[in-house]
RNA sequence: GGAGCCGGUCGGGCGGUCGCCGGCCCCCUUUGCGGGGGCGGGAGGAAAGUCCGAGCACCACAGGGCAGGGUGCUGGCUAACGGCCAGGGGGGGAAACCCCACGGAUAGCGCCACAGAAAGCAAACCGCCGCCGGCGCGCCGGCGGUAAGGGUGAAACGGUGAGGCAAGAGCUCACCAGCGGGGGCGGUGACGCCUCCGGCUAGGCAAACCCCACCCGGUGCAAGACCAAAUAGGGAGGCGUUGGAGGGCGGCCCGCCCGAGGCCUCCGGGUAGGUUGCUUGAGGCGCCGGGCAACCGGCGUCCUAGAGGAAUGACCGCCGCCCGGCCUUUUUGGCCGGGAACAGAACUCGGCUUACAGACCGACUCCGCCC
Numbered sequence: 001g002g003a004g005c006c007g008g009u010c011g012g013g014c015g016g017u018c019g020c021c022g023g024c025c026c027c028c029u030u031u032g033c034g035g036g037g038g039c040g041g042g043a044g045g046a047a048a049g050u051c052c053g054a055g056c057a058c059c060a061c062a063g064g065g066c067a068g069g070g071u072g073c074u075g076g077c078u079a080a081c082g083g084c085c086a087g088g089g090g091g092g093g094a095a096a097c098c099c100c101a102c103g104g105a106u107a108g109c110g111c112c113a114c115a116g117a118a119a120g121c122a123a124a125c126c127g128c129c130g131c132c133g134g135c136g137c138g139c140c141g142g143c144g145g146u147a148a149g150g151g152u153g154a155a156a157c158g159g160u161g162a163g164g165c166a167a168g169a170g171c172u173c174a175c176c177a178g179c180g181g182g183g184g185c186g187g188u189g190a191c192g193c194c195u196c197c198g199g200c201u202a203g204g205c206a207a208a209c210c211c212c213a214c215c216c217g218g219u220g221c222a223a224g225a226c227c228a229a230a231u232a233g234g235g236a237g238g239c240g241u242u243g244g245a246g247g248g249c250g251g252c253c254c255g256c257c258c259g260a261g262g263c264c265u266c267c268g269g270g271u272a273g274g275u276u277g278c279u280u281g282a283g284g285c286g287c288c289g290g291g292c293a294a295c296c297g298g299c300g301u302c303c304u305a306g307a308g309g310a311a312u313g314a315c316c317g318c319c320g321c322c323c324g325g326c327c328u329u330u331u332u333g334g335c336c337g338g339g340a341a342c343a344g345a346a347c348u349c350g351g352c353u354u355a356c357a358g359a360c361c362g363a364c365u366c367c368g369c370c371c
Base pairs, nucleotide, nucleotide: 001367002366003365004364006362007361008360009359010358012319013318014317015316016315017314018313020042021041023039024038025037026036027035028034044342048353049352051351052350053349054348055347056220057219058218059217068216069215070214071213072212073087074086075085076084077083088102089100090099091098092097103211104210108209110205111204112203125150126149127146128145129144130143131142132141133140134139135138158176159175160174161173162172163171177201179198180197181196182195183194184193185192186191224276225275226274227273234267235266236265237264238263239262246258247257248256249255283302284301285300286299287298288297289296290295321339322338323337324336325335326334327333
C1' cells in the first nucleotide's frame, strides 16, 4: 500500500425571526376563567415491526389432568426470555472469522419429486456365467444364477486387498470406516482420548403427524382509579288533588286561564366533561473492585419530552463535510452551483429483527514493497 474480517462511536455545529406542546414565576382582570410578560425544557439509534420476555393494572383461579401454544447440545448471566456470554459437536473459508431448532427414525403412522430395471420384508436395463434349443460357427432365442463392472439419481443396503467361485457376493479372512455394548483416564457438564468385545452393515426426512423433557391463565394505559353536570329513568321522605301544591298572562298585587300518578328535597348508579395513571427507572455517565466474558458489587455524579386529532415546525445568515466547474504553474487559496440517509415518541423497561447517505476509532488475518 492492497484485499478481507470483527467490534465500537457519531449520525452536522453556532446564531437570529415567527410559530407549536408542556413547566415555573410575575402582573392585570375576574377571582369558573381570560389576557399580557419573563425564564428554562421539547424525538431516535433505531422512537419502526409489534416478534419474544417482564413490570404495572383489572378479570379469573383449591389441587391435578386433557386440549392448545412455545422451547429443544452443556455450563453460566439475568426480574425474565425464543436474549446474552463461555464452551462442546457439526459445517464453510487459505486465514482472521462466520453459520447451525444441534432431543428421538429398533414406539407408531407416513413421504422420498424427476430420472432410473429397481427408492425399502430391495431391484436384472446393459454386462458376466451356466444349461437347453436353433443355425448361416459366433451369433440368436428360452430358462436360471449373479449386485463385481456400466448407466440413472440428492440417495442404489460399507471401502481396499487377498482367498474363494461356473461367474459372483461379508461367502471367508486382514486392515479401515460406521453401529451397539463393557472398562479406564480427563472434564461440573455437553463431550473427548485410549482399549476390549459383538454381529458383519443398519438409507434419508420430525421449523410432517407423532413420542419425550421443560415452560405457559386471559386482556392491555382505550388497563385501571377518583371527581362529577344536563336530560331520562330508580329509591326514600314531604306537600297536594275542587276547601287546590304548582304553572302561565314580560316585574308585583287583584283578577283570569291551565291544572292531578303532579310538585319539592335528599340518596344512589351510569353518560358528557375533568383529574390521575404519566414518566425517577431492573435508569444514564465516570472511577474502583470481582469475573475469560455476559454480568455483579461499591462510591461519586446527572435529571433528560409527556401530547390526546395528538406539539417538536417554517424561513434566513455564518461555519464545517462531500461532488462538479472556473481562476491560480503547482502545494495552497479564491469564486460559483449542487448535495447530505433511514425515519419520527404515545404506560414503562430488557431483547430480537428490519431500514439507514456518510464520517471516525480500535483489534486481527492474508498478500506485495521498503528499512